[in-house]
C1' cells in the first nucleotide's frame, strides 16, 4: 500500500529560512509579494490512543487466584468490590492538528422557489444518504 472500525458544523499561530505558489483530484470559489509550499524553533489545540480521576450503571457480560456470607454437596448459589459500559474532568506520555463545515460542491433521493412549457428539464436554496479524502485504533 490495502483492509476493518470509529470520527470529522469545536479547537489552537508567531518567528526564522525559502521566493511562488497552496487549499487532495476536478470544477467553483478564496488564501498568498502586507511573502504560497517546503525545511528550522518556539508556543499552542485536545479528537482518538495512554495515564489519573469523578459520577452512574434496572437487565445483560467478565472475575470466586479479590472479599465476605450460605448450603450435605459445586465447575454452586447470594451481596459487595474490581473490570466492563456510560457520562463528566485532568493530563499532554504516543499520533494527530493551528484559513474558510472535509472551504463548498461532483453521485444517488427528496422539499421548496424560479425560468420554461408537449412535457418529466435547466437554475437556485435546504434537508437526507453515499463516494471520495483526513485523523486515530486495530489488524496483518
Nucleotide at each position: 500500500a490495502g483492509c476493518u472500525c470509529a470520527u470529522c458544523c469545536a479547537g489552537a499561530g508567531g518567528g526564522g529560512u525559502g521566493g511562488a505558489g497552496g487549499g487532495a483530484a476536478c470544477g467553483g470559489c478564496c488564501c498568498u509579494g502586507c511573502g504560497a509550499a517546503g525545511c528550522c524553533c518556539c508556543g499552542g489545540c485536545a479528537a482518538c490512543c495512554a495515564u489519573c480521576u469523578c459520577g452512574g450503571u434496572g437487565a445483560a457480560c467478565g472475575u470466586u487466584u479479590c472479599u465476605c456470607g450460605u448450603c450435605a454437596g459445586g465447575u454452586g448459589c447470594g451481596a459487595g468490590g474490581c473490570g466492563g459500559c456510560c457520562g463528566g474532568g485532568a493530563c499532554a506520555g504516543g499520533u494527530g492538528c493551528c484559513a474558510a463545515c472535509u472551504c463548498c460542491g461532483c453521485c444517488c433521493c427528496g422539499u421548496g422557489g424560479u425560468c420554461a412549457g408537449a412535457g418529466c428539464g435547466g437554475c437556485c436554496a435546504c434537508g437526507g444518504g453515499a463516494a471520495a479524502g483526513a485523523u486515530g485504533a486495530g489488524g496483518g
The prediction has a mean pLDDT of 80. The RNA shown here (SAM riboswitch aptamer (S box leader)) has 140 nucleotides and comes from Spinactinospora alkalitolerans. Of the family's consensus pairs, 88% are formed in the model. It matches the Rfam family "SAM riboswitch aptamer (S box leader)". Gene Ontology term of the family: regulation of gene expression.